[in-house]
This is a predicted structure of a 75-nucleotide RNA (transfer RNA) from Candidatus Methanogaster sp. ANME-2c ERB4.
Rfam family: tRNA. Rfam describes the family as follows. Transfer RNA (tRNA) molecules are approximately 80 nucleotides in length. Gene Ontology term of the family: triplet codon-amino acid adaptor activity. The family's RNA type in Rfam is transfer RNA.
Model confidence (mean pLDDT): 83 of 100.
RNA sequence: GGGCUCGUGGUCUAGUCGGUUAUGACACCGCCUUUACACGGCGGGGAUCAUGCGUUCGAAUCGCAUCGAGCCCAC
Numbered sequence: 001g002g003g004c005u006c007g008u009g010g011u012c013u014a015g016u017c018g019g020u021u022a023u024g025a026c027a028c029c030g031c032c033u034u035u036a037c038a039c040g041g042c043g044g045g046g047a048u049c050a051u052g053c054g055u056u057c058g059a060a061u062c063g064c065a066u067c068g069a070g071c072c073c074a075c
Base pairs, nucleotide, nucleotide: 001073002072003071004070005069006068007067010026011025012024019057028044029043030042031041032040050066051065052064053063054062
């Protein structure tokens, strides 16, 4: 330098053949339960989907560019 795959809450992750409000688990906070802790139950906050631009009535999803991670090829 070229090619491929990937980037979604603190962490992991579903959704990625465009369409109502982005899913779940763990973690965190509050309440209940307990003498207390743990377990368990109920509830809550937290991501505008790597960044920008574009296409579209409408984009996490499609296109382009950039950034980052991994793998392969070349030098």